The prediction has a mean pLDDT of 83. A computed fold for a 476-nucleotide part of an RNA from Hemerocallis citrina, annotated as small-subunit ribosomal RNA, 3' major domain. The full RNA is in RNAcentral, with records from SILVA. Rfam family: Bacterial small subunit ribosomal RNA. Rfam links the family to the GO terms ribosome and structural constituent of ribosome. The organism belongs to Hemerocallis, within Eukaryota.

[in-house]
Context: one part of a larger RNA
RNA sequence: UGACAGGGGCUCGCACAAGCGGUGGAGCAUGUGGUUUAAUUCGAUGCAAAGCGAAGAACCUUACUAGGGCUUGACAUGCCGUGAAUCCUCUUGAAAGAGAGGGGUGCCUUCAGGAACACGGACACAGGUGGUGCAUGGCUGUCGUCAGCUCGUGCCGUAAAGUGUUGGGUUAAGUCCCGCAACGAGCGCAACCCUCAUGUUUAGUUGCCAACAUUGAGUUUGGAACCCUGAACAGACUGCCGGUGAUAAGCAGGAGGAAGGUGAGGAUGACGUCAAGUCAUCAUGCCCUUUAUGCCCUGGGCAACACACAUGCUACAAUGGCCGGGACAAAGGGUCGCGAUCCUGCGAGGGUGAGCUAACUCAAAAAACCCGUCUUCAAUUCAGAUUGCAGGCUACAACUCGCCUGCAAGAAACCGGAAUCGCUAGUAAUCGCUGGUCAGCCAAACGGCGGUGAAUUCGUUCCCGAGCCUUGUACA
Numbered sequence: 001u002g003a004c005a006g007g008g009g010c011u012c013g014c015a016c017a018a019g020c021g022g023u024g025g026a027g028c029a030u031g032u033g034g035u036u037u038a039a040u041u042c043g044a045u046g047c048a049a050a051g052c053g054a055a056g057a058a059c060c061u062u063a064c065u066a067g068g069g070c071u072u073g074a075c076a077u078g079c080c081g082u083g084a085a086u087c088c089u090c091u092u093g094a095a096a097g098a099g100a101g102g103g104g105u106g107c108c109u110u111c112a113g114g115a116a117c118a119c120g121g122a123c124a125c126a127g128g129u130g131g132u133g134c135a136u137g138g139c140u141g142u143c144g145u146c147a148g149c150u151c152g153u154g155c156c157g158u159a160a161a162g163u164g165u166u167g168g169g170u171u172a173a174g175u176c177c178c179g180c181a182a183c184g185a186g187c188g189c190a191a192c193c194c195u196c197a198u199g200u201u202u203a204g205u206u207g208c209c210a211a212c213a214u215u216g217a218g219u220u221u222g223g224a225a226c227c228c229u230g231a232a233c234a235g236a237c238u239g240c241c242g243g244u245g246a247u248a249a250g251c252a253g254g255a256g257g258a259a260g261g262u263g264a265g266g267a268u269g270a271c272g273u274c275a276a277g278u279c280a281u282c283a284u285g286c287c288c289u290u291u292a293u294g295c296c297c298u299g300g301g302c303a304a305c306a307c308a309c310a311u312g313c314u315a316c317a318a319u320g321g322c323c324g325g326g327a328c329a330a331a332g333g334g335u336c337g338c339g340a341u342c343c344u345g346c347g348a349g350g351g352u353g354a355g356c357u358a359a360c361u362c363a364a365a366a367a368a369c370c371c372g373u374c375u376u377c378a379a380u381u382c383a384g385a386u387u388g389c390a391g392g393c394u395a396c397a398a399c400u401c402g403c404c405u406g407c408a409a410g411a412a413a414c415c416g417g418a419a420u421c422g423c424u425a426g427u428a429a430u431c432g433c434u435g436g437u438c439a440g441c442c443a444a445a446c447g448g449c450g451g452u453g454a455a456u457u458c459g460u461u462c463c464c465g466a467g468c469c470u471u472g473u474a475c476a
Stems, first nucleotide, its partner, number of pairs: 001476002003473003007470007015460002019423005026314008034305002042053002064300007073125001077124002079121005087102006107114002127289002130287003136283002138278003141274001143272001148187006154163002167178003193266004198234007208223004237260001240254002243251002316416001320375002323372004333362002337356002342351003386409008429452007
């Protein structure tokens, strides 16, 4: 000087407390461990692995496994020879591939040849999701959006070091003020960036309004006041008021205001820690491999199942369930696409195919909600696992191993032990909608969008984590 302490002081955080809703019990989904297996490819392992890499494993993907094949190789550059290439048919084979036949002779040209492509040959080499993340780059997690981490000069000390950065106040903040052997500065904080909330100006088409007609559809005319959309600006700064404070920084309150003291959310992550994670995104040193640890193909596996854990979904009902009627969103997507209307089917769907490269059209029905009827506390008109039968869709192909529909059957579960998690406001809870990936989909996941919309916070004794000062130390 650090690190540590069941030492002390000050302070903060959904850390506790006060509340609301969960997990842990049931069924199912997904991931992991374990076990099994020819293989169940690999990685991630307290917080910070486990709905994680994977924004989508039937083939492909795919790295694993069994079998069938290839060896200058699926891919790159260089050399030689032959042939344009693409294409069609047959035999064999599970396919990869192998064999045979046919057709075809193009482009540039100095007529030597050349370019591109295919086949054959020899060698340099290719190849490796093989090893090492404890050889590395890059990227990322975490402490933590915590308020810290340092430097120059000066001063002090023999030196390691110290001072500054400590002290008195204050702040979300090493934020600011005052003081001070310190005076300044840098990386962080804040601000600058984006979205939302108010207004003004400007611009009005496909949006809005009026008239008109009418439908599946703004199809016609007029308008720029409103809504809305795009752009530019204004606005919030403790600016104003009195109080308090040290005449400071600030703090509590008030006015005005759409918004008030960081307005709300996002992006933004200092010096460093964990030899944290990743050689399987990529790049890369070294090592290993080269008729195989490389490459092609078919089938299988990644989906197994006494069990254990994690994250979710659905419930256990009457603040509910079934049926009928009625109302209100936002955001995002669509041409190999979204697909209206009409017909058909109980339905998933099928046929038809208008319109839309989209403020125009489509998916589209928002659902919780409101009104009415039935049900009356039961394993039930709750719950829907599981199973049988019959179908539909995608795709060469749904057996291993897809999704959806109809009929029938109807399991456990009656609110969950010890323990444990999230959340302070348009939040929690609850309700639907949508996107990416994608032929299809195991999505109950992940990312967004809006609808309805709470309770509680006395406080800092205690649990956990963190910051500053200080005391101690047989630790470095």